[in-house]
Molecule: small-subunit ribosomal RNA
Organism: metagenome
RNA sequence: AGAGUUUGAUCCUGGCUCAGAACGAACGCUAGCGGCGGGCUUAAGACAUGCAAGUCGAACGAGAAAGUUCCUUCGGGAAUGAGUAAAGUGGCGGACGGGUGCGUAACACGUGAGCAACCUGCCUUUUUGUGGGGGAUAACCUCUCGAAAGAGGGGCUAAUACCGCAUAAUGCUGAGGAGUCCACGGGCUCCUUUGAGAAAGCUGCCCUCUACACGUAAGGUGGCGCAGAAAGAUGGGCUCGCGUUCCAUUAGCUUGUUGGUGAGGUAACGGCUCACCAAGGCUGCGAUGGAUAGCUGGUCUGAGAGGAUGACCAGCCACACUGGGACUGAGAUACGGCCCAGACUCCUACGGGAGGCAGCAGUCAGGAAUAUUGUGCAAUGGGGGAAACCCUGACACAGCCACGCCGCGUGGGUGAUGAAGGCCUUCGGGUCGUAAAACCCUGUCAGGAGGGACGAAACACAGGCCGGUUAAUACCCGGUCUGCUUGACGGUACCUCCAGAGGAAGCACCGGCUAACUACGUGCCAGCAGCCGCGGUAAAACGUAGGGUGCAAGCGUUGUUCGGAAUUACUGGGCGUAAAGCGCGUGUAGGUGGUUGGUUAAGUCCAGCGUGAAAGCCCUCGGCUCAACCGGGGAAGUGCGUUGGAAACUGGCCAACUCGAGUUCGGGAGAGGGAAGUGGAAUUCCUGGUGUAGCGGUGAAAUGCGUAGAUAUCAGGAGGAACACCAGUGGCGAAGGCGGCUUCCUGGCCCGAAACUGACACUAAAACGCGAAAGCGUGGGGAUCAAACAGGAUUAGAUACCCUGGUAGUCCACGCCGUAAACGGUGGGUACUAGGUGUGGGAGGCAUUGACCCCUUCCGUGCCGACGCUAACGCAUUAAGUACCCCGCCUGGGGAGUACGGCCGCAAGGCUAAAACUCAAAGGAAUUGACGGGGGCCCGCACAAGCGGUGGAGUAUGUGGUUCAAUUCGAUGCAACGCGCAGAACCUUACCUGGGCUUGAAAAUCAUGCGAAUCCCGCGGAAACGCGGGAGUGCCCUUCGGGGAACGCUUGAACAGGUGCUGCAUGGCUGUCGUCAGCUCGUGUCGUGAGAUGUUGGGUUAAGUCCCGCAACGAGCGCAACCCUUGCCUCUAGUUGCCAGCUCUUCGGGAGGGGACUCUAGAGGGACCGCCGGUGAUAAACCGGAGGAAGGUGGGGAUGAUGUCAAGUCCUCAUGGCCCUUAUGCCCAGGGCUACACACGUACUACAAUGGCUGGUACAAAGGGCUGCGAUCCCGCGAGGGGGAGCCAAUCCCAAAAAACCAGCCCCAGUUCAGAUUGGAGUCUGCAACUCGACUCCAUGAAGGUGGAAUCGCUAGUAAUCGCGGAUCAGCACGCCGCGGUGAAUACGUUCCCGGGCCUUGUACACACCGCCCGUCACACCACGAAAGUUGGCUGGACCAGAAGUCGCUGGACCAACCCGCAAGGGGGGUAGGCGCCAAAGGUCUGGUUGAUGAUUGGGGUGAAGUCGUAACAAGGUA
Repeated sequence: AGAGUUUGAUCCUGGCUCAGAACGAACGCUAGCGGCGGGCUUAAGACAUGCAAGUCGAACGAGAAAGUUCCUUCGGGAAUGAGUAAAGUGGCGGACGGGUGCGUAACACGUGAGCAACCUGCCUUUUUGUGGGGGAUAACCUCUCGAAAGAGGGGCUAAUACCGCAUAAUGCUGAGGAGUCCACGGGCUCCUUUGAGAAAGCUGCCCUCUACACGUAAGGUGGCGCAGAAAGAUGGGCUCGCGUUCCAUUAGCUUGUUGGUGAGGUAACGGCUCACCAAGGCUGCGAUGGAUAGCUGGUCUGAGAGGAUGACCAGCCACACUGGGACUGAGAUACGGCCCAGACUCCUACGGGAGGCAGCAGUCAGGAAUAUUGUGCAAUGGGGGAAACCCUGACACAGCCACGCCGCGUGGGUGAUGAAGGCCUUCGGGUCGUAAAACCCUGUCAGGAGGGACGAAACACAGGCCGGUUAAUACCCGGUCUGCUUGACGGUACCUCCAGAGGAAGCACCGGCUAACUACGUGCCAGCAGCCGCGGUAAAACGUAGGGUGCAAGCGUUGUUCGGAAUUACUGGGCGUAAAGCGCGUGUAGGUGGUUGGUUAAGUCCAGCGUGAAAGCCCUCGGCUCAACCGGGGAAGUGCGUUGGAAACUGGCCAACUCGAGUUCGGGAGAGGGAAGUGGAAUUCCUGGUGUAGCGGUGAAAUGCGUAGAUAUCAGGAGGAACACCAGUGGCGAAGGCGGCUUCCUGGCCCGAAACUGACACUAAAACGCGAAAGCGUGGGGAUCAAACAGGAUUAGAUACCCUGGUAGUCCACGCCGUAAACGGUGGGUACUAGGUGUGGGAGGCAUUGACCCCUUCCGUGCCGACGCUAACGCAUUAAGUACCCCGCCUGGGGAGUACGGCCGCAAGGCUAAAACUCAAAGGAAUUGACGGGGGCCCGCACAAGCGGUGGAGUAUGUGGUUCAAUUCGAUGCAACGCGCAGAACCUUACCUGGGCUUGAAAAUCAUGCGAAUCCCGCGGAAACGCGGGAGUGCCCUUCGGGGAACGCUUGAACAGGUGCUGCAUGGCUGUCGUCAGCUCGUGUCGUGAGAUGUUGGGUUAAGUCCCGCAACGAGCGCAACCCUUGCCUCUAGUUGCCAGCUCUUCGGGAGGGGACUCUAGAGGGACCGCCGGUGAUAAACCGGAGGAAGGUGGGGAUGAUGUCAAGUCCUCAUGGCCCUUAUGCCCAGGGCUACACACGUACUACAAUGGCUGGUACAAAGGGCUGCGAUCCCGCGAGGGGGAGCCAAUCCCAAAAAACCAGCCCCAGUUCAGAUUGGAGUCUGCAACUCGACUCCAUGAAGGUGGAAUCGCUAGUAAUCGCGGAUCAGCACGCCGCGGUGAAUACGUUCCCGGGCCUUGUACACACCGCCCGUCACACCACGAAAGUUGGCUGGACCAGAAGUCGCUGGACCAACCCGCAAGGGGGGUAGGCGCCAAAGGUCUGGUUGAUGAUUGGGGUGAAGUCGUAACAAGGUA
């Protein structure tokens, strides 16, 4: 620090996801040790049991028992226990400590101030005092009630308990005065005076003074207390500034409410409370309401700013079963106190009682989940006490848990035949791997044995010394020294020794991101997955293994937070087209604001001071062996307050200015707005005339209108609406919008010139107004047009597009609606930043008689374009540039501009505006393709023009289908179907049935045994095969026993074999687009990039062929040429070919001869737009001509670019993987591939007279031939047979060419056409023609009379037609491959069909139009809305009721202290009781709000292959 993911690729936008860190965690697998920390995040759910707050006898009275000892009359008593225990009165403490986070959005918390408005026990300091009395009461005793808890009556008693009295200050209070300060309220200090108003004792020591006189008391003295006052410290209370979550789909709230006066109340200010008076107070800087939440130091993360969080530790707050209440007290409205109400639990004798773990343990429940009913007060701290000491689940420790952090170990060295074994393998090897073993060492941890701490310093006591106090050497107090005492942890840490590598490694991952790869298994199954995505038979993605990578006593997963995310953007984003500018204006608050001077000092800046607790973070030093952890010191703490200073900038105030803004004056243009009037053209209708059969409408029609007279035409009339030409990216307006002419009223704008005002400005939440069309209301109007509707067409349908009609509406008035692709998809304002050109309005200059032209300038409106900007497209002085100010808006797609709520509306609906759920994208711009019922240009037997076919018949052949034991397999649009098959009777053959073989029929290796090899015969059998017999001995070596080579047989081992599967694992080969003219590269250039350029353009060509131009220049694969053949000529050569001339001849080039010709087959020539003319750009080239055998590629062939179709082939061959191995291999016999209701393709033969038949007569080319072609001859009607000359072939043979031509017959018919089918008889091949060959003869003589829709081939030696040959092959061709003979017609042309090329355009396609994609319906699932209602939570209002309790009033009952009184009694005062205010729970009624649920219902989302259509994307076929 980034990465993956939208695309064919690219750039951008944008979301999703990952890598990091963290955690009070949980879960899975695993687990050796230690240290330091942490440990109910859920049910503030309920709690059994124990413990968690007591203490003081030096405040007080009273006071056991057990036990022990003694005595005893044996009943008991005494002493001790013991002034102990337990309890009581009293004091102090239970308001701390500990827990929890319910509530609380608040002065609760944080921070900083204030209190002149306050309190403060214990503690400290100072000061004063502590005098003298009184009456009770608990405990205790006794009685009574009660189950209990407990209660009541009577009696006794003490105090540091309680109550008078005295004394009294600088305190309090009333009055008066003085000084001083001040924030003007008051505070502080002082003086005079009035009144009220305290106390408590306990204890040690001593004898100086007094008394008794031992010593004690009065007394003295010390300690601890007590009371008053002042002060401090500490702790608190109250007030204020600032900060502190979300919702505006919460916008208004408030009656003690806001203020005043007075009173009450409080420690204290205060509506805190009350009476009266006034009518205020809060709120867009968010009141009120709702939701959520303890706050902070900090913690986590982050570069930071921020974001998230508030466990542990620390500060504050709140709470203590729920609600209410007060009492006591210095302090509470009190966790382990009280009262009441409620819920719950427990006890009960049913009358009544008891209880509160959110203290420590522990239990149940809940939950994914969180520990021991431990030890100790040794330390630290706290309470009480004079102290000892007691108490302390605070705390210190231990236990459990890998929950976290940190540390250590599981060994180290050497060790290659790279062991065994595993895994992989191309079988060579590689790897685990120096890893192991082995050898040599070490000794951490754990284990055993032994030693063994720090933490402890004290208090107290004893002794010594010093100081203080005092009368004192006493006591006491303080300091110091010595002695003594105290350890839960713990026999722990630590140390030493012993033995011995011994006891100690796992987890996740290995497709990319992301470090790490192979094998097997599986076969869209099982499964994985954070995102993208893997899995459908070779999976580095599933599972396992080997190997590897990472971390390590842990490793992964899940959850959560921050980060990455500049993805809420303060730092640090955007809004033309990606999400995003309000439709437009006016304008309030707010925000922002020109120039100069002065002043101020709020902001701002600087410095000082205070504060910012500790801990933490950071730095540094130190302590545990290190670290974690801990200690000391420092820094920091961006903040707040305060003091002083500065005065540039912002703000405030004052003064001034004129350039912003405005006003006045003079001109100007304009469809700016409103109202009234008015004009002509046209449409329609009405009346009349002329006139006759159609009109109208469309792609074509029909509906419609018309003989009752339309359309057409003329005249007249009516009525409504709109204003042709002018008219213009012209004008005006804020936008919507505005268009005949005239008048009236009226807004804004521009220009020119001076003067005036003096910042008056800009923007703009809220608010208000305007606002196209459609729509709504009321009333008019209604010509045209025209939703709905009707009819006619179209169509598979056509609720559409087209046509004929036609109503709302369109028009007017008034009132609503308030939306739009209200768009420049671009908010407003100001300033700045090259230009060019057009246009509208004004002014000026030059010039002119004048108008133009031209120049300058201001305002508006367009186009082009530089810088700059932009993802690109594009924008560019009218910015989307550079800046500032203000407003609005955006934050992935869908759900959804929807639901709910609210507001508006008559309604339609509008404005505001979510969530659940779901997806991994949705998007913008541009690129390359592909496609288009887009465009342009151009090709092709593509159409057209022609000729002949196919489709109908019969047959052949192939295929589908069906059948079958099997009908082997493959090929399937063009580009499968007379295809693989250039030839299935057996063989072939792969299929079926049956019979057999198992190292095999063939190959190669090794081992064992036998035998040379080889040949012959017999038996069974359908054969394969099985069984048996015989002949025969070779070569090399030899020690003569034997051994060896080759070959054969037997057995065995690895292995062979497979036309078994996968052509979607492959090679090779092939088809196709397509013989189409294309496909690319290097360098350069352009572009962020994909990519473009080149290759586009202008011409031209069959051609990316060539020329020219050009940011391109070159090059490659293709094209062409080179090759073969054919056409002409020359040369060479002359047999088997040829024969012009010559000779011979049996008249046949037969022979001689010839080398001319044909021909043969070798080498050359020839054609190149080369020449001429024209066209063209002077080019390329084209057109015409000459010459020539041939002319513009002469004809034909071979030759097939980059690629496409997962095209075809595993059955040609090769080959990975998988599968079979007495069979899926091999051999054999027979059968099948030849089946047959059908369907299709390809052919043959025909349907006849351009023909058929008979006879006769001509003319080829190219081939083949020795297991071959086979002549003459003979036989057969014939197929053929016999026979065998010649020929290894320019020699012989196949071989007859046929159509043609000549002659004759047939006479239009199912025929003298046609030949299928069938019967019979034969021939040939072959081991064998039954299934299942071909041919021949005789007989038979079917369908068929030119073939529907549709469809194929061909542009010249072509089509058509005629025959010949060859391959395969024993035989079998209508097929295939070749050969020649005869030999046409037509092409105007490129509109259309098909295919193709180039350019361009659109695109939502890229599996690329056989694409993409929309909506209803049907089915399944999911979440949500509505809904008669039902049922909870929270809460408001009104009323009823009213516990405890404070307060008030009352207080006739009751009462010790004080007063009066001898007393009785009375007084004062108090208590109970009663009444009242307030008031919790509760109740009734009625609202609000928020959940849950609800028959049914609504849309939405999702879901491999459902239905219907075709809406959108191309002009998407109606943009």